[in-house]
Context: one part of a larger RNA
Molecule: small-subunit ribosomal RNA, central domain
Organism: uncultured prokaryote
RNA sequence: CUGGGCGGAAAGCGCGCGUAGGCGGAUUGUUAAGUCUCAUGUGAAAGCCCUGGGCUCAACCUGGGAACUGCAUGGGAUACUGGCAAUUUAGAGUAUGGGAGAGGGUUGCGGAAUUCCCGGUGUAGAGGUGAAAUUCGUAGAUAUCGGGAGGAACACCAGCGGCGAAGGCGGCAGCCUGGACCAAUACUGACGCUGAGGUGCGAAAGCGUGGGGAGCAAACAGGAUUAGAUCCCCUGGUAGUCCACGCCGUAAACGAUGUCAACUAACUGUUGGGCGGGUGACCCCUGAUGCGCCUAAGUUAACGCGAUAAGUACGCCGCCUGGGGAUUACGGCCGCAAGGCUAAAACUC
Numbered sequence: 001c002u003g004g005g006c007g008g009a010a011a012g013c014g015c016g017c018g019u020a021g022g023c024g025g026a027u028u029g030u031u032a033a034g035u036c037u038c039a040u041g042u043g044a045a046a047g048c049c050c051u052g053g054g055c056u057c058a059a060c061c062u063g064g065g066a067a068c069u070g071c072a073u074g075g076g077a078u079a080c081u082g083g084c085a086a087u088u089u090a091g092a093g094u095a096u097g098g099g100a101g102a103g104g105g106u107u108g109c110g111g112a113a114u115u116c117c118c119g120g121u122g123u124a125g126a127g128g129u130g131a132a133a134u135u136c137g138u139a140g141a142u143a144u145c146g147g148g149a150g151g152a153a154c155a156c157c158a159g160c161g162g163c164g165a166a167g168g169c170g171g172c173a174g175c176c177u178g179g180a181c182c183a184a185u186a187c188u189g190a191c192g193c194u195g196a197g198g199u200g201c202g203a204a205a206g207c208g209u210g211g212g213g214a215g216c217a218a219a220c221a222g223g224a225u226u227a228g229a230u231c232c233c234c235u236g237g238u239a240g241u242c243c244a245c246g247c248c249g250u251a252a253a254c255g256a257u258g259u260c261a262a263c264u265a266a267c268u269g270u271u272g273g274g275c276g277g278g279u280g281a282c283c284c285c286u287g288a289u290g291c292g293c294c295u296a297a298g299u300u301a302a303c304g305c306g307a308u309a310a311g312u313a314c315g316c317c318g319c320c321u322g323g324g325g326a327u328u329a330c331g332g333c334c335g336c337a338a339g340g341c342u343a344a345a346a347c348u349c
Stems, first nucleotide, its partner, number of pairs: 004320003007303001012317001014201004021194003025088007033081002035077008049065006091191001092188005097182002103177007110154001115149007125136002162169002206247006215241002220236004258316002262312002272295005279288001298305002322349003331342004
């Protein structure tokens, strides 16, 4: 250097953008760097290998040959790769016209409900549980009616529905804004794919400063239960949950499945067939794109996967190498901290 793997056995970075690098559509010409061929020089000797000879043999010594797979220079070949030049439109992209959507940000508005406050009616209980008690209530609770305050979340619609790269996104309206998709043309002309470093986004919890605080509720207190009960159950209850700005950077961040495009579903030939649902074209048919289910071939250790592949072949990146020690120590970098990232060894089975 080559050889094996990564759905669940060890193994796909949480997700994007993108630098270097790697890889890269069709046609023609040119060049001849890679590539191929020939020649020349060199590739010390010894050793290895082949074949002779000498010590009685052998080890050993010795003659000859081969080899030294390499490098340099020169001549030649031009299919492929590369360089250069020109052209092209199937990749990629732009323009025009459309409809869909909880995609993102921001401002405002709305009703139901809980809680609290004020007032009316009204009287002895209410609440809670397996049963109770703590708790609330004659200073008038619970219930009920009217008024008010405030915060948070948006019932029904609602759907193996939709959108987003992922995290994730759900009342209504306005403003700003990203992406995907469809139809028919026109245009640019390989502008592409991946992506070490890098950079941005990134649930919940947590942290800093300042607000806010209805409900819920770690911690905590009390009541029960129990042998005990630092639990489960009950009554309370503070951080927090909410907002602004700034950190943190982790999750079973999951499809436990990296990304890109291609191919494979008979017969010559039609998304291979069947089923469901989203969007658009009046309807039907057909078809595009995306979302699911069941299957052929194939694949897999089996389970299963099966055009949304875990099938077939390619490009690029990441990662794995027995279990424990160890998501660790030390060091470094990052962080206010909590901690994160990187990452061993002894020892042991």